[in-house]
Context: one part of a larger RNA
RNA sequence: GCCAGCGAGUUUACUGCCAUGGCGAGCCUAAGUCUAUGGACGGAGGCGAAGGGAAACCGAACUCUUGCAGCUCCGCAAGGAGUUAGGAGAGGGGUCUGAAAGGGCCCUAGUCAUGGCGGUAAGGCUAGAAACCGAGCGAUCUAGCCCUGGGCAAGGCGAAGCCAGGCGAAAGCCUGGUGGAGGCCUGCAGCGGUUCUGACGUGCAGAUCGUUCGUCUGAUCUGGGGCUAGGGGCCAAAAACCAAUCUAGCUCGGUGAUCGCUAGUUCCCACCGAAGCGGAUCGCAGUCCUACCUGGGCUGAGAUGGCUAGCGCUGUAGAGCACCGAUGGGGUAGCAAGGGCUCGAAAGGGCUCACUACCCUUUCGAACUCCGAAGGUGCUAGCAUCGUAGAAGCCCAGAUGCGGGUUUGUGUGGGGUAAGCCCCACAACCGAGAGGGGGACAACCCGGACUGGAGUUAAGGUCCCGAAAUGUUAGCUAAGUGUCAAACGAAAGGGCGUCUCCGAGCCUAGACAGCAGGAAGGUAGGCUUAGAAGCAGCCAUCCUUUAAAGAGUGCGUAACAGCUCACCUGCCGAGCUCGGGGGCCCCGAAGAUGGACGGGGCUAAAGCUAACUACCGAUACUCCAGAUCUCUCAUUUGAGAGCGUGGUAGGUGGGCGUGGUGCCUGGUGAGAAGCUGGGUCGCGAGAUCCAGUGGACCGGGUUCCAUUGUAGAUGCUGGU
Repeated sequence: GCCAGCGAGUUUACUGCCAUGGCGAGCCUAAGUCUAUGGACGGAGGCGAAGGGAAACCGAACUCUUGCAGCUCCGCAAGGAGUUAGGAGAGGGGUCUGAAAGGGCCCUAGUCAUGGCGGUAAGGCUAGAAACCGAGCGAUCUAGCCCUGGGCAAGGCGAAGCCAGGCGAAAGCCUGGUGGAGGCCUGCAGCGGUUCUGACGUGCAGAUCGUUCGUCUGAUCUGGGGCUAGGGGCCAAAAACCAAUCUAGCUCGGUGAUCGCUAGUUCCCACCGAAGCGGAUCGCAGUCCUACCUGGGCUGAGAUGGCUAGCGCUGUAGAGCACCGAUGGGGUAGCAAGGGCUCGAAAGGGCUCACUACCCUUUCGAACUCCGAAGGUGCUAGCAUCGUAGAAGCCCAGAUGCGGGUUUGUGUGGGGUAAGCCCCACAACCGAGAGGGGGACAACCCGGACUGGAGUUAAGGUCCCGAAAUGUUAGCUAAGUGUCAAACGAAAGGGCGUCUCCGAGCCUAGACAGCAGGAAGGUAGGCUUAGAAGCAGCCAUCCUUUAAAGAGUGCGUAACAGCUCACCUGCCGAGCUCGGGGGCCCCGAAGAUGGACGGGGCUAAAGCUAACUACCGAUACUCCAGAUCUCUCAUUUGAGAGCGUGGUAGGUGGGCGUGGUGCCUGGUGAGAAGCUGGGUCGCGAGAUCCAGUGGACCGGGUUCCAUUGUAGAUGCUGGU
C1' cells in the first nucleotide's frame, strides 16, 4: 500500500419555537399506593386566566373608521353594490412617572402528551497536547561516597641521602662514584576518544569500524558488596547523570484534564443559496449584535440598481484669482520701531534695504472659490419588467459567516525606485462557475452547464500540426521586422532605408549630375616679413577686358611655380534642389546549459494597414424528444403556464438501504441465507429475475425503536 472487521452530533434534565392530537378559561398530575402488567387511584403541586409599580398601593366597559376572504343581490360577461369573522388604524381604558403636557408597560388562549429543530448544564461529534497533582517502583546503566579484593611489559632521565678524593682556618665548596625520588619522560596491556569533520549512515552496531591521537605509579584502572530517590539524589559544574528517558525519572491513578489550534466526520435525489462588510471585545487564528442566506406563518397591492421627461439638492473634474493663502517683475505712497551708507557740533535730515498698503503684469492651492460640468440623488409622471398563481411590509425558527477576500476596469490617497505593494470608493469576476478562446494559465475575451439528438452562431480563427478561403481588392515592410489584444519589455536621441502628403525654389531662353574647354589684365593690392607673389598674419577688397573669371575654395612651394574650386561656355536632354508632416523599417538593444512567434515554417506573405465575401468554431441560441420543480384547472389517468432546473458554507423537502419490535401475510431439502456470473427496472441510493455453487433457514406489507450506511482521521485490530 491493499483486504476484512471496528470507527465519530448521542443520552438525561430544564428550556424556546414548530407540527400533530386531547381537553379548553381551564389543562395536567408528581412522589407514591393498589392491581398485575391492560390499568385504576393519588390535586400535594405546576402553568394559565391582570397588569402597572422599587414599594406602599391601585387595578383594565367599549366605540368609530377602513377593509381581505366568504356570503347575498344586480349583470350574459367584465364588473358593480351591500354585509363583513379575522386583519389594519383612530379613540378610549389600567397603572407608573410628572404640577401639567408628554412618555413607559399593559388591555385574555391556554395546558398536557408525542415528535422535529435549536439553546443551556453535563466529557457532549470523534481523536490529539506541552503540562499539573497524588500514590508507588527504580543507583544491575550512570554520579558521588563507604567496605573488601585485583592489575599496571620494557626502556630513559637520575632528586635527597651516603662513600671516596681534592681544597679550605672554619662554614662549606668541587670532582668521581653509590643511591633510586618523581600527580617525571618514551611506550605495551589497560583506560580514554583528538583528527580524517574517513568508513557506515533501511549500519555489524538505537554510537560501531579503520587511521591518527591522549594517558599509562596515579586526583590511576578495575571485580564483588553496600549507601544516597524525584523539586529529591549526585555533581573537579556540562543544568551533566539518576536503567537507550532528565531545565525535574518511570508506572498507575485524578482523566474522557484542558486546547479559541489541527485532522477526520460514513446512503441518494430535488429546491433555494451566502459571507469575508458595519459595531463591540485583554480584540486581531476567537466570540457577540446588525446586514446578507434559508424555512414557515401573517397580511393584502404594490415593487424596481432599467429608460425618458419635469421640478429640486450638490460643489467634484475643469477653470479662475472676486475672498483666503502663496508668488516672479515693475510702479506709486507710507515708514513709528529695525539694518547699511551719508550730511550735520547737535537737534534734525537725505539715500537705500527690509516692512506695509494700493495699482499694472506673472504663476499657483486637499483643508481658496466670482464660477462650474459629466455624473449622483429625492419626488412626480410616463414606458418597461415583476406582482392577487400573492408584491412591499411584519413575526417566528435555523444557519453559515463576521480569518485574509482576490484580480481586472475606473476614480482618489499613503509611503515607496518599484512591486503580483498598502488603503478607500463604484462595478465586474473568481470565491461558490463548468464549457469555448487566450500555447499551457482562479478571476482577460465569449458565455451562465436538467438529459439526449440535430442545426446556427459568439469570442477567436481558416499553410501544416488543427476544424475552416495557400480567399478577393489596394497599399506598405526587407528588418525573419513581424507572425503576442493585454498579461508575456523598452526610452531619450539618431538614420541620403523606403513610401506618402505639403510648402519653397531652379528648369527646353536647357535645370541637376557627369565629361571637356576657359578661369584673364592692372597686380607680386597695401602692410608685415629673410621671403609673404590669391592661399603665415593684419588692412582694404577696387578697376578693366569679357561668355565668364574672387585682390581668391582647397592642395601645394623656402618663396615662386604647379593642380583645383567659385564663375562661364560646349556636349547631353527632363526633371532637379531644399525644408516640414505622416506610415512602415533600422540603430540605440547587455546574463549566465542550447532554445524558442505554441512549433514547423512563412517574404507581391502564412507579416502590417484598409475594405469585402465565405467558412470553421461552445454545454450560448433554435428545433425535436424526455425528466423534474413551482403554480393553475381538473382531480383519476391528465391538460396547461413559467424568469424555470451551475453551485461551496448553509437552510429546506422527499426517498433508498441495515439490525430489531408489534400486527397482517408468505417462501423453503422439488433446495433458505450467503457467494459467483448474467438479464431487466429505477435520475439515483438500490430493487428484481435467471443460471451455477451452497446445504438450513429466509422474506413481503405496515407501525415503532435504533450502538443504522466509511475511502480517508501519519485512524484501531487482524491478515497479506